[in-house]
The prediction has a mean pLDDT of 80. This is a predicted structure of an 84-nucleotide RNA (transfer RNA) from a bacterium. It matches the Rfam family "tRNA". It is annotated as a transfer RNA.
RNA sequence: GCCGGGGUGGUGGAACUGGCAGACACGCGGGACUUAAAAUCCCGUUCUAGCAAUAGAGUGGGGGUUCAAGUCCCCCCCUCGGCA
Numbered sequence: 001g002c003c004g005g006g007g008u009g010g011u012g013g014a015a016c017u018g019g020c021a022g023a024c025a026c027g028c029g030g031g032a033c034u035u036a037a038a039a040u041c042c043c044g045u046u047c048u049a050g051c052a053a054u055a056g057a058g059u060g061g062g063g064g065u066u067c068a069a070g071u072c073c074c075c076c077c078c079u080c081g082g083c084a
Stems, first nucleotide, its partner, number of pairs: 001083007010026003019067001027045006046057004060076005
């Protein structure tokens, strides 16, 4: 240099054909159980504003297509693999 895979909450990792983003698990916070703990069970857990209801933002960065983009198209960044 060329070809291909990947980048989503604190972590791993889903999201079919473009149609409620973050399922599920781990971790963390609170509670139950226990003499006390472990294990187990229950509830909560992106950010910002707000007393709240709720609103807005958010999928590596920027742009485009579309009623609608994590998903499709273009450029760039990072990373992994192959070829030279």